The RNA shown here (Bacterial RNase P class A) has 420 nucleotides and comes from Pseudohoeflea suaedae. The sequence was found by an Rfam model in a public genome assembly. Its mean pLDDT, the model's own confidence on a scale to 100, is 76.

RNA sequence: CCAGUCGGCCGGGCAGCCGCGCGCCGCAUUUCACCGAAAGGUGGCGGUUCGAGGAAAGUCCGGGCUCCAUGGAACAACGGUGCCGGAUAACGUCCGGCGGGGGCGACCCCAGGGAAAGUGCCACAGAAAGCAAACCGCCCCGCCACCUGAACGCCCGUGAAUGGGCGUUGAGGCGGCGGGGUAAGGGUGAAAGGGUGGGGUAAGAGCCCACCGCGUCUCCGGUAACGGCGACGGCACGGUAAACCCCACCGGGAGCAAAACCGAAUAGGGAUGACGCGGCGCAAGCCGGCCUGUUCCAGGCCAGUCAUCCGGGUAGGUUGCUUGAGGUGCGCCGCGAGGCGUGGCCCAGAGGAAUGGCUGCCACGUUUCCGUCUUCGGGCGGAAGCCAUACAGAACCCGGCUUACAGGCCGGCUGGCACU
Numbered sequence: 001c002c003a004g005u006c007g008g009c010c011g012g013g014c015a016g017c018c019g020c021g022c023g024c025c026g027c028a029u030u031u032c033a034c035c036g037a038a039a040g041g042u043g044g045c046g047g048u049u050c051g052a053g054g055a056a057a058g059u060c061c062g063g064g065c066u067c068c069a070u071g072g073a074a075c076a077a078c079g080g081u082g083c084c085g086g087a088u089a090a091c092g093u094c095c096g097g098c099g100g101g102g103g104c105g106a107c108c109c110c111a112g113g114g115a116a117a118g119u120g121c122c123a124c125a126g127a128a129a130g131c132a133a134a135c136c137g138c139c140c141c142g143c144c145a146c147c148u149g150a151a152c153g154c155c156c157g158u159g160a161a162u163g164g165g166c167g168u169u170g171a172g173g174c175g176g177c178g179g180g181g182u183a184a185g186g187g188u189g190a191a192a193g194g195g196u197g198g199g200g201u202a203a204g205a206g207c208c209c210a211c212c213g214c215g216u217c218u219c220c221g222g223u224a225a226c227g228g229c230g231a232c233g234g235c236a237c238g239g240u241a242a243a244c245c246c247c248a249c250c251g252g253g254a255g256c257a258a259a260a261c262c263g264a265a266u267a268g269g270g271a272u273g274a275c276g277c278g279g280c281g282c283a284a285g286c287c288g289g290c291c292u293g294u295u296c297c298a299g300g301c302c303a304g305u306c307a308u309c310c311g312g313g314u315a316g317g318u319u320g321c322u323u324g325a326g327g328u329g330c331g332c333c334g335c336g337a338g339g340c341g342u343g344g345c346c347c348a349g350a351g352g353a354a355u356g357g358c359u360g361c362c363a364c365g366u367u368u369c370c371g372u373c374u375u376c377g378g379g380c381g382g383a384a385g386c387c388a389u390a391c392a393g394a395a396c397c398c399g400g401c402u403u404a405c406a407g408g409c410c411g412g413c414u415g416g417c418a419c420u
Base pairs, nucleotide, nucleotide: 001416002415003414004413005412006411007410008409009408010407012362013361014360015359016358017357018356020051021050023048024047025046026045027044032043033042034041035040053391057402058401060400061399062398063397064396065255066254067253068252070298071297072296073295074294075293078251079250080249081248082247083097084096085095086094087093098112099110100109101108102107113246114245118244119243120240121239122238135186136185137182138181139180140179141178142177143176144175146173147172148171150169151168152167153166154165155164156163194212195211196210197209198208199207213235214233215232216231217230219228220227221226259319260318261317262316269310270309271308272307273306274305275304278287279286280285288302289301290300291299326345328343329342330341331340332339333338365386366385367384368383369382370381371380372379373378
């Protein structure tokens, strides 16, 4: 200097003028005015602190809080998580490790328990995808035909030969048919019954051997997941569970449109249907049924309950509503997520929804021109113009996750190049 990777931060600043919202203070008003049926609300001037986000988005998780289910316990159904150990209020989040995969590396990714409990699936291609199997090929045997060549015997032929023919025996090569052996080689496929090398074999095969892989066991290290040395075993009935399933652990429901209070009004209306209104006992009580998916315990109820349709009234106001599992400086503990101690801080609370508008300068960015340096990629300085620019707006609150983001700053680490 270039490239990569991980983490943190900003995402305009300054000034002036005008304008908003909650709170507080002062003055004025006030036994007031307006709105309203009421409850209640609104109302002037001045000053002043504070006033949107890293995601406020998505509504995907977890909670705080509120109310409900009659309560407690166990089981079932349903849903969620899934290696080990930690953090946390909790989580499906986060931290640190283990194992697997990618990358030269820094780093990144994993929906990471179980396939020997059972069921299902593995399309197409291929011989064959779950108990095996043979398309091409390789080897052996038999038969047939052809070619090459050898030995022996006989015959023909010659002066003698070369040579020719027949028969027997043997060898080799190629082709076809049939039988047997094979799964090493080739093909198909995501995947073909461990891999590489050697021996052996008719040809082959863990058939045998070495190493790797796999399984079991002792020992060692580690809290553990797991890892390591060694020994034994030729060794496996493949893969798939973000398929059903099995195992372990966790889990009530609804949600601020929750809910509480105040005020007002109506018709505590009508019709239909179902179930019930229980039994014994003078009584006390016992039994039965219901409140619950099942069971046990406790409690309550048994003159009403539920469903559908018709009809009527109201839907106003206040609270909930912001001091919190809060943020932050320093110190200590911890690899870390975080925890502890201490000091100081208050940082929106609207209610149809407030934080905005204008101007100037500066900065960022961008365009043009000029100058200068240059490793010719660009860097630096000046002038003028443009621009006000990314994603995007709280609504009960908090911890996470996911998604979007113009431009820019800082730092750690890895790889490469050059110089010293």

The source organism's lineage runs through Bacteria, Pseudomonadati, Pseudomonadota, Rhizobiaceae and Pseudohoeflea.
Rfam family: Bacterial RNase P class A. By type it is a ribozyme.